[in-house]
The prediction has a mean pLDDT of 85. A computed fold for a 519-nucleotide part of an RNA from an uncultured prokaryote, annotated as small-subunit ribosomal RNA, 5' domain.
Context: one part of a larger RNA
RNA sequence: AUUGAACGCUGGCGGCAUGCCUAACACAUGCAAGUCGAACGCGAAAGGGGGCAACCCUGAGUAGAGCGGCGGACGGGUGAGUAACGCAUAGGAAUCUGCCUAGUAGUGGGGGACAACUUAGGGAAACUUAAGCUAAUACCGCAUACGCCCUACGGGGGAAAGCAGGGGAUCUUCGGACCUUGCGCUAUUAGAUGAGCCUGCGUCGGAUUAGCUAGUUGGUAGGGUAAAGGCCUACCAAGGCAACGAUCCGUAGCUGGUUUGAGAGGACGAUCAGCCACACUGGGACUGAGACACGGCCCAGACUCCUACGGGAGGCAGCAGUGGGGAAUAUUGGACAAUGGGCGCAAGCCUGAUCCAGCAAUGCCGCGUGUGUGAAGAAGGCCCUAGGGUUGUAAAGCACUUUCAGUUGGGAAGAAACGCAGAGUGUUAAUAGCUUAUCUCUUGACGGUACCUUUAGAAGAAGCACCGGCUAACUCCGUGCCAGCAGCCGCGGUAAUACGGAGGGUGCAAGCGUUAAUC
Repeated sequence: AUUGAACGCUGGCGGCAUGCCUAACACAUGCAAGUCGAACGCGAAAGGGGGCAACCCUGAGUAGAGCGGCGGACGGGUGAGUAACGCAUAGGAAUCUGCCUAGUAGUGGGGGACAACUUAGGGAAACUUAAGCUAAUACCGCAUACGCCCUACGGGGGAAAGCAGGGGAUCUUCGGACCUUGCGCUAUUAGAUGAGCCUGCGUCGGAUUAGCUAGUUGGUAGGGUAAAGGCCUACCAAGGCAACGAUCCGUAGCUGGUUUGAGAGGACGAUCAGCCACACUGGGACUGAGACACGGCCCAGACUCCUACGGGAGGCAGCAGUGGGGAAUAUUGGACAAUGGGCGCAAGCCUGAUCCAGCAAUGCCGCGUGUGUGAAGAAGGCCCUAGGGUUGUAAAGCACUUUCAGUUGGGAAGAAACGCAGAGUGUUAAUAGCUUAUCUCUUGACGGUACCUUUAGAAGAAGCACCGGCUAACUCCGUGCCAGCAGCCGCGGUAAUACGGAGGGUGCAAGCGUUAAUC
C1' cells in the first nucleotide's frame, strides 16, 4: 500500500459498487422454457337467455388435451476434475453449419397409417393393454432433375407441402377451380455466423520419483467419422519417449487482468469479459443442424420419499429460501417499462436472463454534525513551589445561517417502436397485400423516484486508538516482580511518562483499532 475479509468499540445522510472464499454437504416450498389455431383433426363446463319439460340459443370452435413445427445445445450456475493442444499466442487443412443474406431451378400426381376420440379391460399408484374410427406442413412410393451425388465414363441414384389475404374476366357440382400477393417447402451455389480437427512456442513443485511404453512407434489394407489420424481391426516391421527431466507423486481450472513495486520482479485469478470442464456418483446411447444434453431418456450405485409390499417417484453447482459446516457472506420481494432471448404474419405469450427495489459502514467517493463574536480568562475538573497554571474563546451570553434529515406543494429523462390511417414507387389484371416519406394513438416495475419548491428551529447527528524508544503526544493517584502490559527492545521488587484510573495531549474520523493474508 492492498483485501469478496472477520472480530471489538462506535455509528448521521447520500451516490456507486460488492456480498458462502468453508461442505461439488443434504434439501421442505414456490417460481426459473415455452410457443404456434396463419400446419391438423377433435372439443367441454360454469355463467346468461328461452321453454311446463325434453331440450334449444349463447358462452365458443373459447378452455383443454392430442398429432405436428420451432425452441428446450441459448441464457443462468459452479470450479469437483484437468499439468492437458485444457488455456494463451501464432499458424494450418482433411470438415460440418438450423435460423439469416444473395443467386439459380422447382413446388406435378397418388397411397397407407398412428394419436386424440369411442368401447372393453389391468393396476393402490405411477401408468398401461386390446379392438375400432380419423386429419395434416406427420409418414411412404410414383413422376420430373438446371445444378447435385456415385461411376469402370457405358451409365446409375435422389426432392418437395401447403397455409393465409385479395379478386376483374372465364368455368363451376356454388365447395371452388383459376389468377395474384405474402409466408412457407424442395434441390443447389456462394456468403455470414457458429462449431469440430491438427501443429510450432509458452504454461506450478518434488530426483528422498530414473527408467517408461504392446495399439505401444511406424507401414499396408479395410472399417469408422461431417472430417485428417492406431480412432478401430487384421497382417508386417521393432520401434517410440527420457537427465533439454520421460514415468510417477503432490498441487491447480486457464486467460484478459487484479494487487504491490521506481522498475525488474513477486503474489493472486472475487465481481466484469473470453475459453474449458461439470450438473447426485459411474456408464451409455437416442433425437437433432448442433448434445452424448443442469430443470431429456436408459442401466448400475448411494441417499431421500410414497406404497395396498406387487411396485413406483426424486436430483437447487438456476432465483429466493431451509438445515448443516464456519470467524464469516443478503429477500421464500416487484416488473417484463427498458435491453436481450424463444415462439408467432401479427396482436401477443413466456423469460428468477435482465432492469429495479430490500438487507449489510463490506469497500470507494461526497456531505453534515454549525458560523461569527464573546475574558468576569466564570463555575467545575486536574496540577501546584499555594503565588498560580491548565482545560479555554472552550462554555454561557449576543448576532447569524439552514446543507442533510423532517414538513408543504410541484415534478422529469429513461419511450422508441409495434399498432391505426396513409400521398408516392415497385409488384399485380387490381384501388388486396407487401415496402415507405408523413400524420396520429398508446405503453414506466423503479416511483410521486431524481430534481425544484415551502416551512420551523442550532434545532436530530462523534467516536476510536494511542501518548518509554522505534513513533506524533505527560503529569497525578493506585499497585508493589503482585495485578498486569508487550510488534521488537523490554516495563512492574514503594515516588512506574511502559500496569489500572483520572486530567491533559497526539493521530485518524462515521469510522477507529485488532487479527488474518499479499507485495